Context: one part of a larger RNA
RNA sequence: CUGGGUGUAAAGGGUCCGCAGGCGGCUGUGUGUGUAAUCGGUGAAAUUUUUCAGCUCAACUGGAAAACUGCCUUUUAAACUGCAUAGCUUGAGGAUGGAAGAGGAGAGCGGAACUGCUGGUGUAAAGGUGAAAUUUGUGGAUAUCAGCAGGAACGCCUAUGGGGAAGCCAGCUCUCUGGUCCAUAUCUGACGCUCAGGGACGAAAGCUAGGGGAGCAAACAGGAUUAGAUACCCUGGUAGUCCUAGCUGUAAACGAUGGGCACUAGGUGUCCGUUCUUUAAGAAUGGGUGCCGCAGCUAACGCAUUAAGUGCCCCACCUGGGGACUACGGUCGCAAGGCUAAAACUC
Numbered sequence: 001c002u003g004g005g006u007g008u009a010a011a012g013g014g015u016c017c018g019c020a021g022g023c024g025g026c027u028g029u030g031u032g033u034g035u036a037a038u039c040g041g042u043g044a045a046a047u048u049u050u051u052c053a054g055c056u057c058a059a060c061u062g063g064a065a066a067a068c069u070g071c072c073u074u075u076u077a078a079a080c081u082g083c084a085u086a087g088c089u090u091g092a093g094g095a096u097g098g099a100a101g102a103g104g105a106g107a108g109c110g111g112a113a114c115u116g117c118u119g120g121u122g123u124a125a126a127g128g129u130g131a132a133a134u135u136u137g138u139g140g141a142u143a144u145c146a147g148c149a150g151g152a153a154c155g156c157c158u159a160u161g162g163g164g165a166a167g168c169c170a171g172c173u174c175u176c177u178g179g180u181c182c183a184u185a186u187c188u189g190a191c192g193c194u195c196a197g198g199g200a201c202g203a204a205a206g207c208u209a210g211g212g213g214a215g216c217a218a219a220c221a222g223g224a225u226u227a228g229a230u231a232c233c234c235u236g237g238u239a240g241u242c243c244u245a246g247c248u249g250u251a252a253a254c255g256a257u258g259g260g261c262a263c264u265a266g267g268u269g270u271c272c273g274u275u276c277u278u279u280a281a282g283a284a285u286g287g288g289u290g291c292c293g294c295a296g297c298u299a300a301c302g303c304a305u306u307a308a309g310u311g312c313c314c315c316a317c318c319u320g321g322g323g324a325c326u327a328c329g330g331u332c333g334c335a336a337g338g339c340u341a342a343a344a345c346u347c
Base pairs, nucleotide, nucleotide: 003319004318005317006316007301008300012315014201015200016199017198021194022193023192025088026087027086028085029084030083031082034080035077036076037075040072041071042070048066049065050064051063052062053061054060091191092188093187094186095184096183097182098181099180103177104176105175106174107173108172109171110154114150115149116148117147118146119145120144121143125136126135162169163168206247207246208245209244210243211242215241216240220236221235222234223233258314259313260312261311262310263309266292267291268290269289270288271287272286273285274284275283276282296303297302320347321346322345329340330339331338332337
């Protein structure tokens, strides 16, 4: 390389958009690019194969034939493929009418809790633990009532629920805004699928600058525990957690399952539409989201119309373990580090 693979054994890119490239619906007509057949030429020799012969055999050597699966030319075929052209509507998109939603951005508002401060009541403890201590408190704490301030998060509803490409998204209201689904079959007429490179987005932590800082809390300090205790437990506590503007670009970024299309028993929940009916639930149908289960698949577990089944198209990736998500080089980054990625050696 081929082959075989990628849920859990090595292996699906974190996600999407998308240029090149690859692949591509139905019906005519033309062409003859690919394709197929045919004619001729060429395809050096050696090598190879078959056969005959020469060295006493063989290796070796010589003769003949074949082969050299290739390239070019002539003529022909026109199904498929390509190209050109004319159309079609089922793929795709638009229009119109409806539907649901924590989809995104900005602004405003709300209550509970918490902490602090002020004032009232009130007195000796409070707090914490397995037990304690550090800690707070007669300079009046803890508790309780009233008021004020501040920051962060939104209980119940809540779901086996919904939305989003993924990351993720949840108090309420308003403004702006993206996508999806259903119905009609009204318009366009293949406008499609995938996508190396490229671009955008991308939890948490971290970084830069400026704000903010209630609670929580790496580091750190103290108290315990212990043989020790750089921990688990306790009392404190700074970065950080929050906001704005940038950077970083990684996660068990998981369904450990790339995307698209078609096909292949059913049953039962649930969410959002539409239609019908006997108006109580049901039936049919379309789109999601679960469970169970047949054929089939699988090493097994299990998957099973939301496939890991049966096929086609495109991309990514794997090739024994360690060394090694490393070194070197390149590139990106303020840094931390990211991406790409070996070898010696060893089993």
Background:
Predicted 3D model of a 347-nucleotide part of an RNA (small-subunit ribosomal RNA, central domain) from a metagenome. Model confidence (mean pLDDT): 88 of 100.